[in-house]
Context: one part of a larger RNA
Order: sequence, then C1' cells, then structure tokens
RNA sequence: GAUUGAACGCUGGCGGCAUGCCUUACACAUGCAAGUCGAACGGCAGCAUAGGAGCUUGCUCCUGAUGGCGAGUGGCGAACGGGUGAGUAAUAUAUCGGAACGUGCCCUAGAGUGGGGGAUAACUAGCCGAAAGACUAGCUAAUACCGCAUACGAUCUACGGAUGAAAGUGGGGGAUCGCAAGACCUCAUGCUCCUGGAGCGGCCGAUAUCUGAUUAGCUAGUUGGUGGGGUAAAAGCCUACCAAGGCAACGAUCAGUAGCUGGUCUGAGAGGACGACCAGCCACACUGGGACUGAGACACGGCCCAGACUCCUACGGGAGGCAGCAGUGGGGAAUUUUGGACAAUGGGCGAAAGCCUGAUCCAGCAAUGCCGCGUGCAGGAUGAAGGCCUUCGGGUUGUAAACUGCUUUUGUACGGAACGAAAAAGCUUCUCCUAAUACGAGAGGCCCAUGACGGUACCGUAAGAAUAAGCACCGGCUAACUACGUGCCAGCAGCCGCGGUAAUACGUAGGGUGCAAGCGUUAAUC
Repeated sequence: GAUUGAACGCUGGCGGCAUGCCUUACACAUGCAAGUCGAACGGCAGCAUAGGAGCUUGCUCCUGAUGGCGAGUGGCGAACGGGUGAGUAAUAUAUCGGAACGUGCCCUAGAGUGGGGGAUAACUAGCCGAAAGACUAGCUAAUACCGCAUACGAUCUACGGAUGAAAGUGGGGGAUCGCAAGACCUCAUGCUCCUGGAGCGGCCGAUAUCUGAUUAGCUAGUUGGUGGGGUAAAAGCCUACCAAGGCAACGAUCAGUAGCUGGUCUGAGAGGACGACCAGCCACACUGGGACUGAGACACGGCCCAGACUCCUACGGGAGGCAGCAGUGGGGAAUUUUGGACAAUGGGCGAAAGCCUGAUCCAGCAAUGCCGCGUGCAGGAUGAAGGCCUUCGGGUUGUAAACUGCUUUUGUACGGAACGAAAAAGCUUCUCCUAAUACGAGAGGCCCAUGACGGUACCGUAAGAAUAAGCACCGGCUAACUACGUGCCAGCAGCCGCGGUAAUACGUAGGGUGCAAGCGUUAAUC
C1' cells in the first nucleotide's frame, strides 16, 4: 500500500447492489418448513345444494341423490429441495483412465393385458388404560394380496427340459343383444414382460493434496492361492484350509491439525495466505449401534435398541430431538424479523382445475462492504464584529460571514402510475385417430383471467437554502505551527524517542494538513 463475513471509539443525510453466529456440532418455549390423488377403493363425520316428511311457518328429521370430502385402504412423493462442517490426511477431493454393475419417473422397438379366490382397515358392538395407545367378535371394497392359464423376449440348464406376469379406470357412441346395469365398438390413460437409450448412481486404478524423525520399524484377515458363502457388481467383502507373505528412509506406523475443489486475497510475476457468500463433490443430523421399506436410505422433520438430557403422569407408564425458517436462553469483541406471497422461477402429487412448498421471490433491521448523489451556486472589502497571534505598526481566520441575485438534486406535501404476465383454461379452423360431424392428439387463430413486492420504482406540480459534516493528525519517518498551562509530574509513543520552568512531541485554544458519510484504532493476510 492492498484486503476483511470484522469488532471498538467519535460522528452520521439519501439511494442502488451485495453481505450478516467466524465463538458452544451448546440447550431449546412457540408457530410454520411434505404433501397430494375421489379419473384406484369401500364409504359419508362435517359443509353446501336438491327432494321429501313433520308441524310449533322457521325450525327438526330423512334420503350419498348431487357438489364435494374428515378419518381409513391404496398409489406416487417423502432418498429432492433446505442446514451444518463435528468427523475425515484418505472408504475424501481434483484430474485422467478402467470393467465386473444397478436404475422409479422419461424416450424408443416389440409382445401381452384371459379366468378365478380368500382376506382386511374403515364401520358396528363389547372391553382395558390417567394418557399414549391397545384387545376381542362381526361386516365390506379395490390399481391392496394370492393362486390358475398363456410366454415374443427373459432366467436357469445336465441342452432333454424347467421356471416365472399383469389391473383396471375415465370420456364418447351409430347399428345389434339386454328390463336395466351393461355387453360390444372406439379414444385416452394405466398395468405386465422384454430391447435399446438418456440422465443418474455404485465399484476399481494412476497422479496430486498440511506439519512433526525429540514418531523407525508396522502388519495374522495381515499378503497371496483354492473351495464355499455373499453382493446389483470386481474384491479377504466373509469363512475353512494352504503358503509366508505385504508396507517402509521416494518416510511406513504413530501423533497433531484440517472437510476438498472451482476459486478468493495479495503480488510485476514466481509465489504466499485463505476456502465467508455463489457453484460442484463429500460427511453429519442429541451420542453410539442396527436393520426395515423402497428403483434409490442404513433415511435431518421414519422405525428399533442402548445412553445422556428435558417434559407429562392417576407412579402402572408415556413423549421429545431447530447443524430447516423465524425466534429464546447461554457463550462471545461480535452477526438481523417469532414479516408477506406462491405473482414469477423451480419442485411434489394430480387427466386437469388445483393443492402443498420458511425452496424461491420479496419486504424489515444493520454505514458491514462496494458504487453513486447531496449538504448549495454566482457576486460580495469597510478586508465588519468576534477569536488567535503580535516586534503594538499590524498579521491571520477571510470572500469566509453579513448582504444581493439564482437554482431545487435530496427531503417534504399533493396528483398520476409501471415492466416483471403469458403460458395454462375457454371458444374456434385444419390435419390425424375413428363406424363417427363424439372423445382425444398436433398446428394455427380469437378471447378472458391471474402481481406478494406496491400505490413501490418512475413521471408531474408546489413552496423554500430551505432538511444534511465529521474524524484523525501537525518532532523525524510524513502533508501540516504558534500561544498558554504543566514542570521527569500529569501524560504521549508504530520506531527513533518527548516531559526535570521559554515543550512545534503532554493538555487546551487559534491556525493548518489529510480523508470524508465517514474517519481513526485494534485484530488478521499478502
């Protein structure tokens, strides 16, 4: 000099854009942060509508009949998104390679979707418990569950053969059948098996990745082989037997420290230091261990066990996990609101309408940082008054003020007022599907709605210099000097050093210098 997620002191007008627990991975009150689908299902607690009944004429009852829908079965999601950096020096990361793998949703080619069965929750009845919750009996549905048939592919094979699937739902309809439901046809969407792919993930290797030798030897599943097991998959991954290997001064082992990278800061560079925000990867979710479900977890807002802690209890027993967003206590020099909205972007579910979304978009707080703007402009000498200095002549503050003219950024008041929002939905034309002018798909046209921010940005009008300057320093380094007070005292100080009676170095004043809504100090890095 540059820089910072900074803090402290004094001061403080506005705007834009960023950033904001670096310390206790300490403990957490409260609210919210993951739901959705009735076009899978049985149903109907509540709301609304319609119809009916009763009468007390404005109430009660009945009917799942309709819109819908609490609780329940079922599906998908909950493994994403969000947080933190404790652990980890290599089961990690970065780069470059590899072969023995998996894959829900998505795309693509092909084949199929036939026929049966038994349960169970909800519900009803009973019953236990303070609660959390549980038990018994009975009833019922499905895209829940289980057989049978079939098998283009697929799997196993001793090459003879053997094994293994499925589910429906919704829209529309001219003939024909049917009392009707519907059969039947068709469209859409599901389901099952399989081919290829995309994207994603698992595994292996090489190279690189901090300090210590006042850490020199380490290792028995250890190194390799065979048989067996195991996994989606290679492998001591596991196990039995056999062999005695493997690593290490090119630093093994041990100890300390640490998430890694793109990058950030600095520097002419080479380097050095760092890894906040943003992006990629990894690890963790009160502490330790474990598996279940599932395409995917050994799962932050799932389960089980143990432990510590907190809470409820009728003492028998139960409940919990903010390193999600806010917020509280504590720690600390120190770090924000218990805000708004799903309008946009994205995600989950759904055919869609839509619902959910503390992701996200916004607003609030903080000079924490960067950038921009303002605190007036022009004239004005009797060089006013006052202050300070003085050789008492004057000098300086100083065109500074007063005074005159002008302007109105910002602020104040009033008025107007956005971009971000066109997709989707609806109507319609053509093409395709089709028996079909239904339904549905594709392309085009028309039309309607949707804004948290926000009456904000921005624009216009009005009055009026009106609403707005401080901080540090002035001995040398280093730009900037005098007076008084003090008298090795009080004090200053980054280094040299000042102060013991004429201190440009302490304190105050006047003056000056440097930066400026900041300025200085401290801490840290180059």